About this RNA: Predicted 3D model of a 75-nucleotide RNA (transfer RNA) from Methanolobus sp. Rfam family: tRNA. The family's RNA type in Rfam is transfer RNA. The coordinates come from a structure-prediction model, not an experiment, and the mean pLDDT is 81.
RNA sequence: GCCCGUGUAGUCUAGUCCGGAUAAGAUUGCCCUCUUACGAAGGGACAGACAUGAGUUCAAAUCUCGUCACGGGCG
Repeated sequence: GCCCGUGUAGUCUAGUCCGGAUAAGAUUGCCCUCUUACGAAGGGACAGACAUGAGUUCAAAUCUCGUCACGGGCG
């Protein structure tokens, strides 16, 4: 330098192929029960995310292009 893959909440993962209404689950944290207390276990509530910019479209996490980061392959 060229090619391929990946990027979703504090963390992990589903959803993307085949566009559709308010993006789902687990976990950390918070509160309660239990316990002398801690841990474990059980229960509850709230909040939080589509790497980034543009394009297509009535509508984009999803399609297209660029950029960035990471990983792999070739030279």